[in-house]
Context: one part of a larger RNA
Molecule: large-subunit ribosomal RNA, half A
Organism: uncultured Lachnospiraceae bacterium
RNA sequence: CGUAGGGUGGAUGCCUAGGCACUGAGAGCCGAUGAAAGACGUGAUAAGCUGCGAAAAGCUUCGGGGAGGAGCACAUAUCCUGUGAUCCGGAGAUAUCUGAAUGGGGAAACCCCGCUGAGCAUACCUCAGCGAUCCGUACAUGAAUCCAUAGUGUGCGGAAGGGAACCCGGGGAACUGAAACAUCUAAGUACCCGGAGGAAGAGAAAGAUAGUAUCGAUUUCCAAAGUAGCGGCGAGCGAAAUGGGAAGAGCCCAAACCGGUGUGCGUGCACACCGGGGUUGCGGACCUGCGAACGUACUGUGAGCGCUAGUGGAACGGUUUUGGAAAAGCCGGCAAAAAGGGUGAAAGCCCCGUACACGAAAGCGCAGGCAGACAGGCAGGAAUCCAGAGUACCGCGAGACACGUGGAACCUUGCGGGAAGCAGGGGGGACCACCUCCCAAGGCUGAAUACUCCUCAGUGACCGAUAGUGCACAGUACUGUGAAGGAACGGUGAAAAGGACCCCGGGAGGGGAGUGAAAAAGAACCUGAAACCCUAUGUUUACAAUCGGUGGGAGGGCGCAAGCCCAACCGCAUACUUUUUGUAGAACGGUCCGGCGAGUUGCCGGUACUGGCAAGGUUAAGCGCGGAAAGCGCGGAGCCGGAGGGAAACCAAGUCUCAAAUGGGCGCAAGUCAGUACAGGCAGACCCGAAACCGGGUGAUCUACCCAUGGCCAGGAUGAAGCGGGAGUAAAAUCCCGUGGAGGUCCGAACGCACAUCCGUUGAAAAGGGUGGCGAUGAGCGGUGGGUAGGGGAGAAAUUCCAAUCGAACCCGGAGAUAGCUGGUUCUCCCCGAAACAGCUUUAGGGCUGGCCUCGUGAUAGUCUGCCGGAGGUAGGGCACUGAAUUUCCGAGGGGGCGUCAAAGCCUGCCAAAGAAUAUCAAACCGUAAAUGCCGGCCAGAUGUUUCACGGGAGUCAGACGGCACGAGAUAAAUUGGGUCGUCAAAAGGGAAAAAGCCCAGACCUGCAGCUAAGGUCCCAAAGUGCAUGUUAAGUGGUAAAGGAUGUGGGAUCUCGAAGACAACUAGGACGUUGGCUCAGAAGCAGCCAUACAUUCAAAGAGUGCGUAAUAGCUCACUAGUCGAGAGGCCCUGCGCCGAAAAUGACCGGGGCUCAAACAUGCCGCCGAAGCUCAGGAAUCAGAAAUGAUUGGUAGGGGAGCAUUGCUGGCGCGCCGAAGCGGAUUCGUAAGGAACCGUGGAGUGCCAGGAAGAGAGAAUGCCGGAAUGAGUAGCGAGAAUAAGGUGAGAAUCCUUAUGGCCGAAUAUCCAAGGAUUCCAGGGUAAAGCUGAUCUGCCCUGGGAAAGUCGGGGCCUAAGACGAGGCCGAAAGGCGUAGCCGAUGGACAGCAGGUGGAGAUUCCUGCACCCCGUGCAGACAGAACUGUGGGGACACAGGAGGCGAAGGCAGAGCCGGGAAUGAGAAGACCGGUGCAAGCGGAGGAGGCGUACGGUAAGAAAACCUGCCGUGCAAGCCAAAACCGUCAUGCGGAGCGAAAUCCAGUAGCGAAGCUGCCGAGCAGCCUGUCAAGAAAAGCCGCUAUUGUUCUGUACGGGCCCGUACCGUAAACCGACACAGGUGGAUGAGGAGAGAAUCCCAAGGCCGAC
Repeated sequence: CGUAGGGUGGAUGCCUAGGCACUGAGAGCCGAUGAAAGACGUGAUAAGCUGCGAAAAGCUUCGGGGAGGAGCACAUAUCCUGUGAUCCGGAGAUAUCUGAAUGGGGAAACCCCGCUGAGCAUACCUCAGCGAUCCGUACAUGAAUCCAUAGUGUGCGGAAGGGAACCCGGGGAACUGAAACAUCUAAGUACCCGGAGGAAGAGAAAGAUAGUAUCGAUUUCCAAAGUAGCGGCGAGCGAAAUGGGAAGAGCCCAAACCGGUGUGCGUGCACACCGGGGUUGCGGACCUGCGAACGUACUGUGAGCGCUAGUGGAACGGUUUUGGAAAAGCCGGCAAAAAGGGUGAAAGCCCCGUACACGAAAGCGCAGGCAGACAGGCAGGAAUCCAGAGUACCGCGAGACACGUGGAACCUUGCGGGAAGCAGGGGGGACCACCUCCCAAGGCUGAAUACUCCUCAGUGACCGAUAGUGCACAGUACUGUGAAGGAACGGUGAAAAGGACCCCGGGAGGGGAGUGAAAAAGAACCUGAAACCCUAUGUUUACAAUCGGUGGGAGGGCGCAAGCCCAACCGCAUACUUUUUGUAGAACGGUCCGGCGAGUUGCCGGUACUGGCAAGGUUAAGCGCGGAAAGCGCGGAGCCGGAGGGAAACCAAGUCUCAAAUGGGCGCAAGUCAGUACAGGCAGACCCGAAACCGGGUGAUCUACCCAUGGCCAGGAUGAAGCGGGAGUAAAAUCCCGUGGAGGUCCGAACGCACAUCCGUUGAAAAGGGUGGCGAUGAGCGGUGGGUAGGGGAGAAAUUCCAAUCGAACCCGGAGAUAGCUGGUUCUCCCCGAAACAGCUUUAGGGCUGGCCUCGUGAUAGUCUGCCGGAGGUAGGGCACUGAAUUUCCGAGGGGGCGUCAAAGCCUGCCAAAGAAUAUCAAACCGUAAAUGCCGGCCAGAUGUUUCACGGGAGUCAGACGGCACGAGAUAAAUUGGGUCGUCAAAAGGGAAAAAGCCCAGACCUGCAGCUAAGGUCCCAAAGUGCAUGUUAAGUGGUAAAGGAUGUGGGAUCUCGAAGACAACUAGGACGUUGGCUCAGAAGCAGCCAUACAUUCAAAGAGUGCGUAAUAGCUCACUAGUCGAGAGGCCCUGCGCCGAAAAUGACCGGGGCUCAAACAUGCCGCCGAAGCUCAGGAAUCAGAAAUGAUUGGUAGGGGAGCAUUGCUGGCGCGCCGAAGCGGAUUCGUAAGGAACCGUGGAGUGCCAGGAAGAGAGAAUGCCGGAAUGAGUAGCGAGAAUAAGGUGAGAAUCCUUAUGGCCGAAUAUCCAAGGAUUCCAGGGUAAAGCUGAUCUGCCCUGGGAAAGUCGGGGCCUAAGACGAGGCCGAAAGGCGUAGCCGAUGGACAGCAGGUGGAGAUUCCUGCACCCCGUGCAGACAGAACUGUGGGGACACAGGAGGCGAAGGCAGAGCCGGGAAUGAGAAGACCGGUGCAAGCGGAGGAGGCGUACGGUAAGAAAACCUGCCGUGCAAGCCAAAACCGUCAUGCGGAGCGAAAUCCAGUAGCGAAGCUGCCGAGCAGCCUGUCAAGAAAAGCCGCUAUUGUUCUGUACGGGCCCGUACCGUAAACCGACACAGGUGGAUGAGGAGAGAAUCCCAAGGCCGAC
């Protein structure tokens, strides 16, 4: 790797109990007669759902129905039922508590009260009824204030609150669009608020219009029409008349006038109310006359019909065919019934039903009709009267009208002004006139229209468990303080027949047996895919380098065969997607598998095609038939076309232009309605994704600040002011001593904070731990209750905090905001095939138009080559021009010098124009000037639609490299810019080792055929160790420059050379002279001058070097000889050499190569590609055919198909086995199709159409499952060890022993919070970071006891609410009386005992408080919402009193018992107590009292206050203490029955003294920041009319009470090293609550 068998997992198929979208009917409200929604109960057993309500899965009655029944719910028990149950329908009864919630309160489902009545002698308790507020109304009552009013009370009626959408009204955003943004848009949308109804609103013309005419309320649909218009005239917004339909309905007041009643006063007027009258533009009153005609929308009744239960209802099917089973097959019946569902599979005839035909005691609905009630007629006359006022109208400011201030009418109105009166008034889009329509300032009105929380009956080319609602099981589990958010989970079988019994195992589980058609249907249950895991087996593998395939292939295995599996070794070969100029890329995305996952739908116009009809085409709304939509018919309103041109008048197959056109422009072409396709517009518009904006709400349990009320801060130190004394002074100041006890004082625990460092960093902890540090009487730190809220609050201020979130919280909504941006976008084949450019752009990574691509239609051009003709100013060249630049001459001018100044003038080696000569340069120079390119033309050749026009659809606007000519840059860059050509992009193949852009060459498919290109031919590695001639010696080849070199080959040239060259050797190399000068010297050789000096010579320089102080010396040039043939120089050139240093290992690709395997030249072969050829095949195009050509491809255009899921019609298949799933088969060019076998167990296919939720590998996609990491990290502060026990099993459970830890806690008691965790018995799956026999886990049962404790029935604080009231668009805000609200005030119990679990609660003992009744006594007493007192208050410091609890000590007292031989005096060990209450005493301390007066205390007062006088005695009183309580309780110790039980029951001694003492009640001093309220309680009196004391008896309500509580039970997601308020807090050492040790007590903390 393959195969087979399993596991895991839950895809797929099939199914549906649930949804989704609609249709037809119905209903369209419920509620103080207590709703909606809930809480709690209710069952024989009862957790959930359902039903019901203390009458509680139900009661009564009337109907239906007719045999079983006690819901879901399958068990047991017990019952009900032909005296008719259960069940269905109608009507009743009952209906706890909450909720508008309504007697008051309140933290919803609780607490508390009054009155009346019942029970009752009463207290207490129980039951029933009533008791809210506001509005209206009636009556009564009734302040200041006479009448009256406000107010108050009572009766009656109403309201309130809830509800899905629809409707009307009051308020009213933002994102967004305008590619920015402000008017505008979004949009009067979202949202908030008020209100109503089954509909709402509108509605009966001061109308609409038109142009001399008309219509006749409103609403709604179609059209008019995307028209008229509005509009930064942008984006956009957008009518109406009118026509066609639906429906159809009109009325009533006010006033004039008449009558009545009442009120007012000024007594004849006014006003109010009631009745009649009257209601419109052709008016009415009034006068006259006629005259009883006909309506309803109100109330009742109502034949009948319908609704709310039901009844009948054909086919009796048969079958020894199969099967577990018949409904299948075969053979028969019925049909006004072949809708549908069920039944062991697929049933018209088995069941329920269906067609059809019937039915109601009771309630409800509709309803012609009837009755009642109410309304209601016509004509004429014309004098007078009437006909809606802060109105019409005007101005200003707004809003609304399609209409944005516009010429802006009409409508509404915030402010101001302000008419007329029928001889009047309003409108007809400013305004005016004429004309015409209408009559405002009062009101009502059905239908046609909108919607569906709900009921019934149905329907679906809707879904079928990742779908369809969020939910087939749920608004559940869970999350959050809260608003709010919000899942997952369907299927045994026909029937439980759910596996008796046996075996293994502690169990879980398994093996047999049995059931069943099937157990591979066994409850983790239909089918049972994939990832992943395991087992077995064939083959292969231990020197290999692997995008794991592909082309070959030794060998092995299986098979009868066809064939299949594995594979050594060799060749070739850097995944996919996306994004890019360009990706193996180390740029992006994906762990794997499965499922889900993205161009859709509606409307509008456009183009094309198809179809119908055609100078016409077509209906819309609606209506009729019908079966609910289908379908058929009617409907001609309207739309398009049929005539155009012009600005228009206007004319018209023409017209406009023009004075006029030979002209020119536009016209003189069949449409229209559907369907389909494509793109576009408007809509979220292919999908996913913001940061944000706005609206309404929820949050101050965190935190900031504030308010109220309580609390906390061991111990030590310092020693301010003041005061006292002294000194001192005239007096002061000042000083000393003492006293004193101040302070944002000092040191330092608790407590608070967070400065340093270490650790931690997937933590023990989403901020901690260790060690140190800072503050620690203050601007200190906590508790409880409350206040401030997002456009905001708070802030000793940091953009700090406002619930782990803060430059603007959180939740839901607008909302699918927007996203020129990123990512993703799913089957196949065929044809063509780009661009990365231009212009414009707040534009540059976006867009529009053009260019380039494609498709259709129609035209007939186009391109190349040759020839001819053109325009032009580039290369080159040139220097007259414009400039630059070089040398010389000349030289105006200038500079400098001289000229005694100046001037004339002179000089100059300085600068230099112009000019001359010479020699140059230029993109922006040209008196010159190509090639190429470009334009045009006739002809010829080539090509063959390549071209153009119109129409549909695009994509492209980042380009890259290479060659050439250029710009920029540095004549840098894989740089940058454009031009031109090429390639890549979008192109594979061959070559360049490898290598988008280079060279060759453009891949339709197949071939174990051939020929070539570039490039190659020694081996790797196909083909020449080819041939010929040279070159190179450097491994040059197989990097590179200036420069360098006697490397070497070739060429040219010059000189020398047999008259002897060059080299070498031998010899010479001389003389004037040491040339002159200079010099110390200078002699060939320091320097200067001369150097063609001259002499001798074969030759020899006034000297080429070395050398000397200078000479000397050695040499050279030069000469001769020897030798005997070439030598030397320069130039050009081929190939080489040096120059040549880099970071992991070296390399030409490697090996290796030297007459080459390097280089050069030439020649002959060969190899070499997907090029070309050949053979076969496919498709496309052209063509009549023969045949020919073509077929790389990204963006993109066009064409043809495959598969999936519903539907329609037809044809089939299926229990003798459908779908799905698995598999060595097979067909097709592909997507894909089919057969067979296995599994599976009930559905499903094909053909032709038609319709789409129609194809997955990628979106850091979504959901689920499984891997990997990995048996890895980790197992969360700390001491255990041993034995025994239990048990299937023990490090972990129990017991004991030893050891250890905490001990201002790791002990104990409360509060908050939690909510059964408490106790007992049983259990061990899961939870417990291991194990477990154990547990805060699971099951069953139990436990909590109050007049006095805490809370309520009492009070008030901050604050909340708030009758009336004030304010406000609404919602609502504020607030008086009041009421609620503890963290405070008030208030009656102590000690002991007790069980497995409770105690100030039970029990024992001893108490106290309140209420009632009886009795006794007293004579005054006394209520309340009145009045007064009191309650009643800071901090710091200090002393004193008494001295509790507790502690210590003691030779006191009691008990104990003996290690050692005995004994036990001493020593030793242990113990050495007790409440409330009542009585007594005591006295820290506190207080004035009596009388008189009095105008204050809102009345009164004997009280209080105030004033005066007298008196100094007296009174009150905490805790301790004493007695009693207590002959009680408790107590060390002893200690059974009975081995365990158990140190249990029981028995039970002593009970003193001293010291310390943080406790109690008050007080004093100081200071400034000046330190709650109310009630209980006490006094006073008013009204009223009865109380107080003692005692006996009786009574005393509701809630809490278990357990944890510095923690494994609370807050931190956890059995989490964190956090959490108060109280007690022993001993030794010590100042101490620091610190160390330790008692009581607790613990050893779960690997």